[in-house]
The RNA shown here (c-di-GMP-I riboswitch aptamer) has 88 nucleotides and comes from Paenibacillus sp. Root444D2.
Taxonomically the source falls in Paenibacillus (Bacteria, Bacillati, Bacilli, Caryophanales).
The sequence was found by an Rfam model in a public genome assembly.
The coordinates come from a structure-prediction model, not an experiment, and the mean pLDDT is 84.
RNA sequence: UAAGAUCAAAGGCACAUUCGCGCGAAAGCCGAAGUCGCAAAGCUACGGGUCUACGUCCCUUUCGGGAUAUGAUAGCCGGGUCGCUCUA
Numbered sequence: 001u002a003a004g005a006u007c008a009a010a011g012g013c014a015c016a017u018u019c020g021c022g023c024g025a026a027a028g029c030c031g032a033a034g035u036c037g038c039a040a041a042g043c044u045a046c047g048g049g050u051c052u053a054c055g056u057c058c059c060u061u062u063c064g065g066g067a068u069a070u071g072a073u074a075g076c077c078g079g080g081u082c083g084c085u086c087u088a
Stems, first nucleotide, its partner, number of pairs: 003087003012038002017033004022029002036075001042081003046078003049073003055068005
């Protein structure tokens, strides 16, 4: 430098759920508790997938319905990038 891995050691993150005069139209996010799991479950929205539809467009006598991402998701997959330990 690169590869493999979690046997060992030191640690790390935090699913579901609950709480919040929290943010947001929503999806979801943030903080606290929690600890299903994770060798990148660190970071990154570049590609694909998925979620939502404020707004916009179309339909509708009306109620409403449909489409759509500029929004979201990194613990959906891939890519990029930084990093701990051990092994050959």